[in-house]
Context: one part of a larger RNA
RNA sequence: CUGGGCGUAAAGCGCACGUAGGUGGGUCGUUAAGCCGGGGGUGAAAUCCCAGAGCUCAACUCUGGAACUGCCUUCGAUACUGGCGACCUUCGAGUUCGGGAGAGGUGAGUGGAACUGCGAGUGUAGAGGUGAAAUUCGUAGAUAUUCGCAAGAACACCAGUGGCGAAGGCGGCUCACUGGCCCGAUACUGACACUGAGGUGCGAAAGCGUGGGGAGCAAACAGGAUUAGAUACCCUGGUAGUCCACGCCGUAAACGAUGGAAGCUAGCCGUUGGUAAGCACGCUUAUCAGUGGCGCAGCUAACGCAUUAAGCUUCCCGCCUGGGGAGUACGGUCGCAAGAUUAAAACUC
Numbered sequence: 001c002u003g004g005g006c007g008u009a010a011a012g013c014g015c016a017c018g019u020a021g022g023u024g025g026g027u028c029g030u031u032a033a034g035c036c037g038g039g040g041g042u043g044a045a046a047u048c049c050c051a052g053a054g055c056u057c058a059a060c061u062c063u064g065g066a067a068c069u070g071c072c073u074u075c076g077a078u079a080c081u082g083g084c085g086a087c088c089u090u091c092g093a094g095u096u097c098g099g100g101a102g103a104g105g106u107g108a109g110u111g112g113a114a115c116u117g118c119g120a121g122u123g124u125a126g127a128g129g130u131g132a133a134a135u136u137c138g139u140a141g142a143u144a145u146u147c148g149c150a151a152g153a154a155c156a157c158c159a160g161u162g163g164c165g166a167a168g169g170c171g172g173c174u175c176a177c178u179g180g181c182c183c184g185a186u187a188c189u190g191a192c193a194c195u196g197a198g199g200u201g202c203g204a205a206a207g208c209g210u211g212g213g214g215a216g217c218a219a220a221c222a223g224g225a226u227u228a229g230a231u232a233c234c235c236u237g238g239u240a241g242u243c244c245a246c247g248c249c250g251u252a253a254a255c256g257a258u259g260g261a262a263g264c265u266a267g268c269c270g271u272u273g274g275u276a277a278g279c280a281c282g283c284u285u286a287u288c289a290g291u292g293g294c295g296c297a298g299c300u301a302a303c304g305c306a307u308u309a310a311g312c313u314u315c316c317c318g319c320c321u322g323g324g325g326a327g328u329a330c331g332g333u334c335g336c337a338a339g340a341u342u343a344a345a346a347c348u349c
Base pairs, nucleotide, nucleotide: 003321004320005319006318007303008302012317014202015201016200017199021195022194023193025088026087027086028085029084030083031082033081034080036076037075038074039073040072041071042070049065050064051063052062053061054060092192093189094188095187096185097184098183099182100181104178105177106176107175108174109173110172111155116150117149118148119147120146121145122144126137127136163170164169207248208247209246210245211244212243216242217241221237222236223235224234259316260315261314262313263312264311267294268293269292270291271290272289273288274287275286276285277284278283279282298305299304322349323348324347331342332341333340334339
């Protein structure tokens, strides 16, 4: 390489859009490239294989045959694939119309609770914190309590294996703009589809740049404890940061550790959004789309999965090939940097 694999043993790119490419619904006609059959040419010799012969045997050598699975050409066949032409509408995909749900996104505005600070009132000796303490705050009046003001950040209850989003993710309320999805109707287009190497975009947190902001929390840091020590766990403080705008970074146990699409394969119980029917008028049944629990066949090394498959099939992409060295070195690309990405070998077990 082939083969075999990728939930947990090595292995699904974090996610999407999409180029080339690969693959692709139904019917008819045509072609005959693939595919299939027949003929011809070639496929040197040696080698390999078979039968025999020669060296005393064997290796070796010789003779004959077969083979050389291939290529070229010609004649035919037309089921399948492909090319070309024509047509088709429901079962693919999309458009239209009527409904529906939603923390989907962006921007602006706004609300209350709480924490903190400041001002004022009452009030007096403690408060705070812990396993116990101390650092700390407080007679310059703290803690507690009442009123007022300010500022920043986050949105209790509702709240739900609830919803939405491709993923990351999204949660007070209102408005504006805007993306997707579901159901129903069938009016339209007529295969317009699936996947997707490169490529492009999005992408938590932390981090970086410039300028703001800074209540709470809090790496670093300081102090107090604990301890044999304590560069920790606990406590008192506390700066970056956390927040906003713009620009970078491009990584995560980016997880369902499960790539995408399509078809098929027992059920039962919940829940979300629709539709239809039946009536007991708020329930039942059916159905579509999601989201959960259990479970048959089947699969699995087992655990488990099981119409949301890890079952049975098809198509396309990505990835794996003993452990360490190592996701490292070198080189390339990207980045302000941190670093990211691509990615070995010696050696060793």
A computed fold for a 349-nucleotide part of an RNA from an uncultured bacterium, annotated as small-subunit ribosomal RNA, central domain. The full RNA is in RNAcentral, with records from Greengenes. Rfam family: Bacterial small subunit ribosomal RNA.